[in-house]
This is a predicted structure of a 1404-nucleotide RNA (small-subunit ribosomal RNA) from an uncultured bacterium. Its mean pLDDT, the model's own confidence on a scale to 100, is 82. RNAcentral holds the sequence, with entries from ENA, Greengenes and SILVA.

RNA sequence: AGAGUUUGAUCCUGGCUCAGGAUGAACGCUGGCGGCGUGCCUAACACAUGCAAGUCGAACGAAGACUGUGUGACGGAACUCUCCGGAGGGAAGACGCGCAGGACUGAGUGGCGGACGGGUGAGUAACGCGUGGGUAACCUGCCCUGUACAGGGGGACAACAGCUGGAAACGGCUGCUAAUACCGCAUAAGCCUACAGUACCGCAUGGUACAGCAGGAAAAACUCCGGUGGUACAGGAUGGGCCCGCGUCUGAUUAUUUAGUUGGCAGGGUAACGGCCUACCAAGACUACGAUCAGUAGCCGGCUUGAGAGAGUGAACGGCCACAUUGGGACUGAGACACGGCCCAAACUCCUACUGGAGGCAGCAGUGGGGAAUAUUGCACAAUGAGGGAAAACCCUGAAGCAGCCCCGCCGCGUGAGUGAAGAAGUAUUUCGGUAUGUAAAGCUCCUAUCAGCAGGGAAAAAAAUUACCGUACCUGACUGAGAAGCUCCGGCUAAAUCCGUGCCCAGCAGCCGCGGGUAAUACGUAGGGAGCAAGCGUUAUUCGGAUUUACUGGGUGUAAAGGGACGCGCCGGCGGUACGGCAAAGUUCAGAUGUGAAAAUCCCGGGGGCUUCAACCCUGGGGACUGCAUUGGAAACUGCCGCACUAGAGUGCCGGAGAGGUAAGUGGAAUUCCUAGUGUAGCGGUGAAAUGCGUAGAUAUUAGGAGGAACACCAGUGGCGAAGGCGGCUUACUGGACGGUAACUGACGCUGAGGCUCGAAAGCGUGGGGAGCAAACAGGAUUAGAUACCCUGGUAGUCCACGCCGUAAACGAUGAAUACUAGGUGUCGGGGCACAACGUGCUUCGGUGCCGCAGCAAACGCAUUAAGUAUUCCACCUGGGGAGUACGUUCGCAAGAAUGAAACUCAAAGGAAUUGACGGGGACCCGCACAAGCGGUGGAGCAUGUGGUUUAAUUCGAAGCAACGCGAAGAACCUUACCAGUCCUUGACAUCCCGGUGGCGUAUGGGCAAUGCCAUACUCCCUUCGGGGCACCGGAGACAGGUGGUGCAUGGUUGUCGUCAGCUCGUGUCGUGAGAUGUUGGGUUAAGUCCCGCAACGAGCGCAACCCCUGCCCGCAGUAGCCAGCAGGCAAAGCUGGGGACUCUGCGGGGACUGCCGGGGACAACCCGGAGGAAGGCGGGGAUGACGUCAAAUCAUCAUGCCCCUUAUGGCCGGGGCUACACACGUGCUACAAUGGCGCAGACAGAGGGAAGCGAAAGGGCGACCUGGAGCAAACCCCAAAAAUGGCGCCCCAGUUCGGACUGCAGCCUGAAACCCGGCUGCACGAAGCCGGAAUCGCUAGUAAUCGCGGAUCAGAAUGCCGCGGUGAAUACGUUCCCGGGUCUUGUACACACCGCCCGUCA
Repeated sequence: AGAGUUUGAUCCUGGCUCAGGAUGAACGCUGGCGGCGUGCCUAACACAUGCAAGUCGAACGAAGACUGUGUGACGGAACUCUCCGGAGGGAAGACGCGCAGGACUGAGUGGCGGACGGGUGAGUAACGCGUGGGUAACCUGCCCUGUACAGGGGGACAACAGCUGGAAACGGCUGCUAAUACCGCAUAAGCCUACAGUACCGCAUGGUACAGCAGGAAAAACUCCGGUGGUACAGGAUGGGCCCGCGUCUGAUUAUUUAGUUGGCAGGGUAACGGCCUACCAAGACUACGAUCAGUAGCCGGCUUGAGAGAGUGAACGGCCACAUUGGGACUGAGACACGGCCCAAACUCCUACUGGAGGCAGCAGUGGGGAAUAUUGCACAAUGAGGGAAAACCCUGAAGCAGCCCCGCCGCGUGAGUGAAGAAGUAUUUCGGUAUGUAAAGCUCCUAUCAGCAGGGAAAAAAAUUACCGUACCUGACUGAGAAGCUCCGGCUAAAUCCGUGCCCAGCAGCCGCGGGUAAUACGUAGGGAGCAAGCGUUAUUCGGAUUUACUGGGUGUAAAGGGACGCGCCGGCGGUACGGCAAAGUUCAGAUGUGAAAAUCCCGGGGGCUUCAACCCUGGGGACUGCAUUGGAAACUGCCGCACUAGAGUGCCGGAGAGGUAAGUGGAAUUCCUAGUGUAGCGGUGAAAUGCGUAGAUAUUAGGAGGAACACCAGUGGCGAAGGCGGCUUACUGGACGGUAACUGACGCUGAGGCUCGAAAGCGUGGGGAGCAAACAGGAUUAGAUACCCUGGUAGUCCACGCCGUAAACGAUGAAUACUAGGUGUCGGGGCACAACGUGCUUCGGUGCCGCAGCAAACGCAUUAAGUAUUCCACCUGGGGAGUACGUUCGCAAGAAUGAAACUCAAAGGAAUUGACGGGGACCCGCACAAGCGGUGGAGCAUGUGGUUUAAUUCGAAGCAACGCGAAGAACCUUACCAGUCCUUGACAUCCCGGUGGCGUAUGGGCAAUGCCAUACUCCCUUCGGGGCACCGGAGACAGGUGGUGCAUGGUUGUCGUCAGCUCGUGUCGUGAGAUGUUGGGUUAAGUCCCGCAACGAGCGCAACCCCUGCCCGCAGUAGCCAGCAGGCAAAGCUGGGGACUCUGCGGGGACUGCCGGGGACAACCCGGAGGAAGGCGGGGAUGACGUCAAAUCAUCAUGCCCCUUAUGGCCGGGGCUACACACGUGCUACAAUGGCGCAGACAGAGGGAAGCGAAAGGGCGACCUGGAGCAAACCCCAAAAAUGGCGCCCCAGUUCGGACUGCAGCCUGAAACCCGGCUGCACGAAGCCGGAAUCGCUAGUAAUCGCGGAUCAGAAUGCCGCGGUGAAUACGUUCCCGGGUCUUGUACACACCGCCCGUCA
C1' cells in the first nucleotide's frame, strides 16, 4: 500500500466482498510446562447455609466467674491429754455473707463507629458528568495551632425485683438505682441577636475593623498520677453543599410548551442562595441557535482502531454520580433521607396455636433459574490499610494478602542435537524409465539434560518474636531419548497440486466471484504430498481500518444519484466596495506569562524486581505530552465596532428609440358549419381497399342572402418581449420591465436568501354563460386469431368567456443566483460614436441572441466571455438497485389528488459514456438465374428409389432446414450383414510368447447333422556340420486376443457449408486514459482489398489474378495398327498392296492475345465504349485450386485413438429368416397423357470408353430372350458396336386411340450351389391410372436449356441411380422497385448464446 466482482472488451460512477488489528468473548478439534493478568456482558431474577461492624470496664450501675481477704455456721486433720469409754484442739477443705483486685464474661445505660470500606449500573439526556470559575450565600465530627474556662446543685430512666399479657416476636404495670446519660443556676475574654455609628474596601446585594447599648447561650469527669477526656471562641487542614460559563446521543412522520408557570413584594424554611414553600400583585417565561415530547444511555481519565482528523467503546484499575426487593417518608447525627437502621404501603418467601409475626446476597463464597457463556460454601489476619474502637495490649475486618478452578488473554521455554544415501522398506503416483515422502527414518556418536519425573538440602519478603502462602521459589545429585504436536488451508483474491471415488444442479462446498448438471471435478468426499501458524489452530459474533463509501482534513449535482417550476418579492441568517482616524469591549487574530489539565495509563531516557539471560508484567526517578479551559500584560496588519469622508457597486433624474410584455374595451376580413331561396341530378363521402354515414322528402356541386362561435394565413426569421409558465389580425386607453446616451443627485443604500408571500402550461373541479370547428368517453363500420387500438363515419364532456379552486409536467439548456478574470473568428436584433471618395461603406462601443473554435476542464460525449474554465459568496439537492415517490402519520384540497416521506424483505449489481461486432418490416451503393424476361420441369397419374411412420422375432446402423431423404450403398437371393430366432465353440476365426506331441499341409473315402461343430480310415515334410534347426498341425497353461459395444459434446484425420463470396490480418508509425482507430475510409474503376488518384500513414502476409490441365487457330518434327491428294497395281466391294506425308488424325515441341494499334470518353490516370486486324478481344470457354473463420455441423460403422463397458459373451462358427414388410406421408427420378406424335419399311452421320475366370466376329438354330460356334484381339490392328434423334416413303386421323404402358396369366431364356420369400430378360395374351396437373415450388444466360442415343465403374447376375461421351440445338434479360443470399459505408440499439436476441404482462 491494495485486491476481487457489472462488460465481448474499455473508461468511469457505484455498491457488495476480502486481506490487517482488537475482544471480559463463545463454539469445534487438539493440548507439555511456567510467569503475569482476567473471569455473570443474560434475570437490578429468586435465594438455603456460613461469614462480611464492631469496640470501649481507663464513662456507669447491677450480676456472674476467678484470685486474695474478712466473717458466720459447718467441717473435723496434725498434735496434746486420757480413767482408753473419751476429752481437748482447732488446721486443710467446702458452704453462706461481705470487702478488694484486674488483660475475665455476656446483657444493660453511656461514648465513638455502623454516612467509610465492599457491590451494582436499574434509573438519569440532568449542572448528572467533564472542564474552568464563583460562594460578599454556606457547613465541616475525629486531626493540628492558639486563647479562655470547667463553680455549685437537682430530678429521673434502663438494667434489677415483683406481678402480669402473648404460641412466638415482643411487651405492660408497680417499685429501686448509677454515670462522661439528662436539666436548671453562676461566670463571659470572646461569640450570637437587635439597634444606631466611624474608618477603609468591593463587581451589586455588601464586606472588614473599631467602639456603644440591650438581650442570650457553656462544661464531666476518669485515672495506674504518666495522662486521657470536656466547654467556648478564632485559625488551619480535610471533606462536602450550592451557583455559573462552555461541552455532552437520535428523531421535526414530536412545533409549540408552561399556572408555582415567569417576575415582584412580604413572610416561612434551610448550614446556605433561591417559587424551595405560602399569601398577594403583574402577565409573563422557553422555543427553528430546536423548546416540549418520544427513544436510547450512567459520565469521565481512559481502551480499541486509524498516517492523522476521526469512528467505536466505557470490562478490569482510578475519579464522580445513582441505587440497595418496589414506592414513599422522616428520625438520629458533624455528616444519611442511611446496602447488612427505623416507619408506612405493595409484591414475594418463611413461621404460626390463625390472633399475629419475621425477612431482603446489586458484600464474600455458594444454590436454583436464565443463557452460547463466566470459578471455591478454601486459608489466614503473616503483610498492607490516611480501616473501626480502645490510653494501650488487643479485638474486629470475605477490605486486603494468598491459594484453588478455567487454553479466557499476553509473554517465555520445551518436545532434542550432530552424523547418517543402500537415496532402505512402506505409502502415493507414473509416460513403468522413474518421481515424491526424504537426511526424513533406522543406525552411529553417550553430545546435551531445559521442562516434567525421583531423592536430598532449602530461602528472601519477614522487624526482637509471631508466617496464611509453604517444605513454595531456588540449589544439588542420580537416571533414561525417554513423558510432551496439533489445527486450518492448497480455483482466483491468497502461500500451496495431484490420484481415486461420486456424478438426475444429486450428495455437498462457498467470505465475494463462483464450483458440482455433460464420467477425465486443481473448487464436493478420502488419500499421499504441499503451504501457513503452532500449544495452539480454525469458526462465529462485535468493532475500527481499508471506505476520499457523509468528504473539517477530503466528494459531488448537463448525460452516472443529485439544481428547488419561477428564486419573481422578501423577514431572519450568511457574506460584503475605496480612504482616513479611533477602540481593544467581540474574533479558534498574533506571539508571550501564570494557574490548572488528579493519580494511573500511552511516549522517551534511566534504575530495580521478574532474573542466572530475554520477555510479558510490576516498582521507581526524570522528561515530554495531555493539542483543553481560565486569568493576565501587550500588539493593532486583518475581521469587527465607532466616527468622518469618497464614487468605481447600487439607485434616482433628464433625453431617446425597439418590442407577439400585461390588463380592459372596441373593431376587421378569409375559412368551416348551419339556415333560407335559386340552378341542377344521382350520387356524395371515405379508404391501402371498403363499409357504416348522407342523398330522389333532391344531397354533393354551384349562386345569392343571413346566423353564430372560435382562431388570426402571408409578413415570420436558431427574429423580438417576459422571472418562469408564456405572448402573434387591427385600433384605443391604462400599465410593468429592459436598453442606449448624459453625468445633475443620493452615497454602499449591495449580493444571496431557510421559512413566508406571489406567479405558475395542459388536463381536471365548482357556479353561471357560450358552443362554429375539433374532440377523451361512447356508438357504429373496417382491420385482425382477437382489436376494449392504430383507419373511417358520427359524437358528449371539454376546448371559449367571467369568477373561484387545483399547483403539477421531459415546468429542459435535463446546466440555481450574483460578481470578477481568462485567445479569437463569423452571423443576427436594439441603440450610440468616429471617419470617408457619403442615398452607402468602413472602424469602434454598450446590451441581447446564435454558430465555429484555442487554452483549460471533463469518464467520455462535449463545454468553451451566454463555461461544464479560473476564483469568491449564498441557497437547494445527492450517497447502490428494487421495494417506492409506495405505506403510515401530518398539512393543503370540494374532489381528483398534491407536499412531506419510511421500513421489512430482496439482489450483486443497477447505471453513464464510448468501442468492436451482430441485428433493423433504417439509409446509400454494388453483386448473384436473386427477382424480372423466357424455356423446360416438380406438385396431379403409374412405376422405380430413398426417408418418415407403422408393423415385426428382426425389419441392423448412421445421415435431419438450406448443407438428411437415387445420401454412406461404384450395385442385400447365400455371402455381404453389423439385425432376429436357433444348434454349437471358449486362449478362441486372427497376433506374439511357453511346454508337450505329431508329421504335416493336402488328397481320397466313410458315418452323422438343416449345416457348422463332431467321429473315423488310407497315403504323406524340408535343411543339416547328424548335435539339431526350420515349417505346419494337434493338445495344454496363462499372459492375452476379439468387440460394426458407448461417447463425433474427450480426439486425430477426412468432409460439408457460408463461398470462388472478396475478404481476413500483421509490423512499424500516428491518434485515443483505454477498449480500439488509422492503414482497409474517401473520389473513380473492376469479376476481384483489381488498378489509379488522394490521404498520418508506410510497408508486408494469407486470399483475388497469374503460374497447372483440357479445349479453340497456326507452325515444326515424327508417321504405325491411323490417313490416301498425286503415281502405279488390284477386288464383287474395300488403303487391299507398292509407295507417299500433301490432307485428316495421333504424339511431342513451339507460336498466338498484350487494351499491343486507331478514335472517343475520363483527371494527360486507372479504366470504359467503338473500330481495325485476327481462329480467338478485353478473364476466349471449361477444370483443378476453397483465405481468417462460423455451425460443440458430419463421421468412434473407412481408418486411427483416450476413457468406460463385455470376456463360456456385447467375442467366434453355422444353416434359416430379415434389411425387399405396408393403412399412410414426403423427397428424388423414370414413363406418359400424344400428331413437333405413334407404328412399319429401307437407309446415313459420333465421341468417349471397356475387354483374358475377358470382349467374343463370321456361320448356323430359335418369332425372341438366347443357344451352338469359335476366327481375331492384352487392342489407333480384333471385339463390344446397332448409335439414336434427324432425313426418305407409307399407315394412323384426335379417340382413353395403332396414345399410354402398370397390373395379371401362360410359355420360355440367362446368371448362379440355390431365383419361394427376393433377380434380370423374351414371346403371346391382358391393357389400369393418366387427356398436361390446386396452393406452392425447382433448374437454366450458349454449344447453355431442351431433346437424342452411346460408354464406363460396381458386378456371377441384377440401374429409371451415379460418373462420363458425343448428336440435334433454342428463347429471353426492359431493368434492380420488390423476394432470397452476399459485400462496402453510414445510422439506431436496453442485443453480445448476438433478433431463433432481449424483454413485459397474465395464468399455472